RNAcentral holds the full RNA, with entries from Greengenes. The part of an RNA shown here (small-subunit ribosomal RNA, central domain) has 346 nucleotides and comes from an uncultured Deinococcales bacterium.
Context: one part of a larger RNA
RNA sequence: CUGGGCGUAAAGGGCGCGUAGGCGGUUUGUCAAGUCCGAUGUUAAAGCGUGAGGCUCAACCUCAUCACGGCGUUGGAUACUGGCAAGCUGGACGGUUGGAGAGGAAGGUAGAAUUACCAGUGUAGCGGUGGAAUGCGUAGAUACUGGUAGGAAUACCCAUUGCGAAGGCAGCCUUCUGGACAACACGUGACGCUGAGGCGCGAAAGUGUGGGGAGCAAACCGGAUUAGAUACCCGGGUAGUCCGCACCCUAAACGAUGCAUACUUGGUGUCGGCCCGUUGGGGUCGGUGCCGGAGCUAACGCGUUAAGUAUGCCGCCUGGGAAGUACGGCCGCAAGGUUGAAACUC
Repeated sequence: CUGGGCGUAAAGGGCGCGUAGGCGGUUUGUCAAGUCCGAUGUUAAAGCGUGAGGCUCAACCUCAUCACGGCGUUGGAUACUGGCAAGCUGGACGGUUGGAGAGGAAGGUAGAAUUACCAGUGUAGCGGUGGAAUGCGUAGAUACUGGUAGGAAUACCCAUUGCGAAGGCAGCCUUCUGGACAACACGUGACGCUGAGGCGCGAAAGUGUGGGGAGCAAACCGGAUUAGAUACCCGGGUAGUCCGCACCCUAAACGAUGCAUACUUGGUGUCGGCCCGUUGGGGUCGGUGCCGGAGCUAACGCGUUAAGUAUGCCGCCUGGGAAGUACGGCCGCAAGGUUGAAACUC
C1' cells in the first nucleotide's frame, strides 16, 4: 500500500470547542481544471516478449517488430466532480410565544442527627463481640431533661424520574447564568458535517499555601483471633475527607458501543411541550426504559436510542509475555503523566 476489523476475542480518543484538511442540499448559465475521446511528439542502446535468421543443436549472436502504460503538445465532448455568476428553501441559523429540569456560579437560610461543653435528675455500671478484652465510669459515666458551640451531610418527597458534552448534579430561598424542547412558519439563504495539531473542562486519591475540623478514617497504637495475623472483628487515632486559591490529569472516565445525516415491520410504559376529544382516550414532536420483527452477529445478543442498510470525517487494532517497562522528548513542586520500543522467550 491493498484487504480486514474495533459491545464481550487486539482495537472508540474521558469529554467538549474549534484551526488546517477531508467531505458537502437544490436550479440555471458559463469555464473546461479533474474526467472521457481522437491526433501527434517522446519514452536511448542493451535486456524482456513475438517472428525470422547464423554458428551441426543449444547456450550465445544477428535482424525485424510491437501492444499497453507514463509524460508533453494539440483538436474535441460536457453527464458527473470542480471554479465563477445568479437564484431556491427542504439542511443550518435567527425571530416571536410558552412551559419543564438535582445544568452551572455566588450569597443567604432551615430542621433532624452525631460529637463536645455547661446545668439538672439519678446510681453502678456502660460499651463492644461469635464470645471476649482493650476502652469509658464513684474525680459520678451510660440513661433522661434543658441550654450552648461547631462542623459536615441534606431522611421522607425519590422514581424503572429529571438535567448536563463528559466528569457529574439533590433541604429551602434570592441573584446572575448555560443548554435543550415545543408551537407559529415571520427572517437569513447552504451560512453545513467531521476535525490532525491546538485550546478548555475533567470523579476519587494526591501536592503547595492559608483556613477549618463534628462525624468518618489510610498510616499508626492497643485488644482479640490465629501455628503466625504486619489482616478480617473490637477500642482509640493522624493525614485526609470540608472551604479559598494554585497544581495534578488518571479511572471498569463503561452503553467496555466516536460524531453527524438519511432510510428500514411493531407492541407496551414513562418525562416535557403542543393539538383533537373530553368520564377513561387518541394524535404529533423531543427525551428516557422494557419486549420483540426483518436484518445483523462466532455466539451471547443488538434490533427506529441498531450492533440493521448506507454515506462523510476523526481515533484506534495487527499473536502472548517482556511492558504501558527502558531510553529519549514534552509536561509536573513532587507523586507521576504522556509519547513509547528492543533484546530475549513461548

Its Rfam family is "Bacterial small subunit ribosomal RNA". Rfam links the family to the GO terms ribosome and structural constituent of ribosome. Its mean pLDDT, the model's own confidence on a scale to 100, is 89.